[in-house]
RNA sequence: CUAUGCUUAGGUGGGGAGCUAGCGGUGCCCUGUACCUGCAAUCCGCUAUAGCAGGACCGAAAGGCCACCUGAGGCUUAUCCUUGUAGAAAAGGGAGGAAUAUGGGGGCGAUGAAAAUCAGGACCUGUGCAAUAGGAGAACUUCAAACCCCGCCAGGUCCGAAAGGAAGCAACGGUAAGAAGUUUUUCCUAUGUGCCGCAGGGAUCCUGGUUGGAGCCUACCAAUCCUCUACUAUCUGGAAGGAUAAAGUCGAGGGUGGAGGCAUAG
Numbered sequence: 001c002u003a004u005g006c007u008u009a010g011g012u013g014g015g016g017a018g019c020u021a022g023c024g025g026u027g028c029c030c031u032g033u034a035c036c037u038g039c040a041a042u043c044c045g046c047u048a049u050a051g052c053a054g055g056a057c058c059g060a061a062a063g064g065c066c067a068c069c070u071g072a073g074g075c076u077u078a079u080c081c082u083u084g085u086a087g088a089a090a091a092g093g094g095a096g097g098a099a100u101a102u103g104g105g106g107g108c109g110a111u112g113a114a115a116a117u118c119a120g121g122a123c124c125u126g127u128g129c130a131a132u133a134g135g136a137g138a139a140c141u142u143c144a145a146a147c148c149c150c151g152c153c154a155g156g157u158c159c160g161a162a163a164g165g166a167a168g169c170a171a172c173g174g175u176a177a178g179a180a181g182u183u184u185u186u187c188c189u190a191u192g193u194g195c196c197g198c199a200g201g202g203a204u205c206c207u208g209g210u211u212g213g214a215g216c217c218u219a220c221c222a223a224u225c226c227u228c229u230a231c232u233a234u235c236u237g238g239a240a241g242g243a244u245a246a247a248g249u250c251g252a253g254g255g256u257g258g259a260g261g262c263a264u265a266g
Stems, first nucleotide, its partner, number of pairs: 001266006010058003013031004021047005035055005065258006073250005078244006085237004091232002093229006100223001102222003105218004115211008123201006129194002131191007138183006149174003157166003
């Protein structure tokens, strides 16, 4: 150096984020094709020699280790854009309210504004009268007490020898308490009945007269103020996605090179 065999080195995927005291695994993601079974996210198994348990295969190699090059992808940071979320703020916009004749619009006005004054009316209050309703009183009429009202008393009852007398129910007539009706009158109460009389009030409106000599009215629009509203725009925080340029970090895969067990034989 070559061939054969063995397995004791080693291997039969790896990485990222996250989790963890830390290391792996199941799960998610990226690479990529590289055994099987059991355990496992309110977790499973370990301890810097860092999955555990069992089995199978490869094997000093194409796997693995070391060094270098390249490098998918992930993570962190900065800026910008888009989407949507939470909050702030009443600037703009919108809604409502209050007050004022400031600016408009409208109306009135030299056929005379505001203001002042006189008179009257509407208005308010009090009161009187009338009306209406109700009640009470009076008058009249009708009904109305079997008895405890009156008159007259059939029948009957009582007294009497009789003649006669007595009391007296019903009926009839009348009357009282009471009920109803009518009439007119007297009194009382009530009324958005009348707008009839009187008095008072006087903020408002109207009519007429006098003085006066140019403004007055109207909150319709705008303006002012107040309250509400986050619709527009603004600001702040944080979330998701994308883009750009870098910095840092981890890093699969690929490439190059290196070292490298035992036994037998040549």